[in-house]
Predicted 3D model of a 264-nucleotide part of an RNA (large-subunit ribosomal RNA, domain VI) from Clostridium acetobutylicum. Rfam family: Bacterial large subunit ribosomal RNA. Model confidence (mean pLDDT): 89 of 100.
Context: one part of a larger RNA
RNA sequence: CGAAGGAAAUUUGAGAGGAGCUGUCCUUAGUACGAGAGGACCGGGAUGGACUGACCUCUGGUGUACCAGUUGUCUUACCAAAGGCACGGCUGGGUAGCUAUGUCGGGAAGGGAUAAACGCUGAAGGCAUCUAAGCGUGAAGCCCACCUCAAGAUUAGAUUUCCCAUAACAUAAGUUAGUAAGACCCCUGUAAGAACAACAGGUGAUAGGUCAGAGGUGUAAGAAUGGUAACAUUUUAAGCUGACUGAUACUAAUAGGUCGAGGG
Numbered sequence: 001c002g003a004a005g006g007a008a009a010u011u012u013g014a015g016a017g018g019a020g021c022u023g024u025c026c027u028u029a030g031u032a033c034g035a036g037a038g039g040a041c042c043g044g045g046a047u048g049g050a051c052u053g054a055c056c057u058c059u060g061g062u063g064u065a066c067c068a069g070u071u072g073u074c075u076u077a078c079c080a081a082a083g084g085c086a087c088g089g090c091u092g093g094g095u096a097g098c099u100a101u102g103u104c105g106g107g108a109a110g111g112g113a114u115a116a117a118c119g120c121u122g123a124a125g126g127c128a129u130c131u132a133a134g135c136g137u138g139a140a141g142c143c144c145a146c147c148u149c150a151a152g153a154u155u156a157g158a159u160u161u162c163c164c165a166u167a168a169c170a171u172a173a174g175u176u177a178g179u180a181a182g183a184c185c186c187c188u189g190u191a192a193g194a195a196c197a198a199c200a201g202g203u204g205a206u207a208g209g210u211c212a213g214a215g216g217u218g219u220a221a222g223a224a225u226g227g228u229a230a231c232a233u234u235u236u237a238a239g240c241u242g243a244c245u246g247a248u249a250c251u252a253a254u255a256g257g258u259c260g261a262g263g264g
Base pairs, nucleotide, nucleotide: 001152005163006162007161008160009159010158011157015149016148017147018146021049022048023047024046025045026044027043033038051106052105053104054103055102059100060099061098062097066093067092068091069090070089071086072085073084074083075082076081110144111143112142117137118136119135120134164263166177167176168175169174182259183258184257185256186202187201188200189199190198206252207251208250209248210247211246212245213244215241216240217239222235223234224233225232226231
């Protein structure tokens, strides 16, 4: 821009893409078969491999500053306590998120038409013949079925709901303007994200803060007591705590602006 007014939702599916794999074991059954050795079809069940989708409850990884320990040095006058720098200084842990080696799932079942092949009936050709007319069975393959996208499918589909028949100027179609439903700008953001978009919101729990909790770390500082002291114990499962959960309008989403029908 189109889709014959303007919108908001919900959809159909022409078409396209994805997937399609396979082992072993048990059973049927040591049965059928076979002199024996050996050893099934058909059917039922279990468990794997590779591939693949999703997810983070578990097992782990990461987690650049969440917690603790600690070396050297500098600073906060000093003690103590902190802070800076040294690969995040080093070391031990670790929430959310992201992750695999972790967890869960998938290939199935079923239908249709067939290939090779196997048949029925059956002539040409009194017989025979699956074929010439006709009718069947039949594959990991084909078409459905399963998953995803999909009406720019210009053949532009369908359904539901909302808005309505203003003004000016031209008058042949019209042009312009302000609006309706609605949308956007702008703003707070993330289950989204390169930008854009999408999504959650804009007076409400959208983000921050605060409060409470979860989870993490592992018993803060100060003080007292014991010890010459290093240090230990008590106060104290303490203190601190990024992303997690809930609550709470305290702060910021204010104010405002733009677009948007009149129906061949």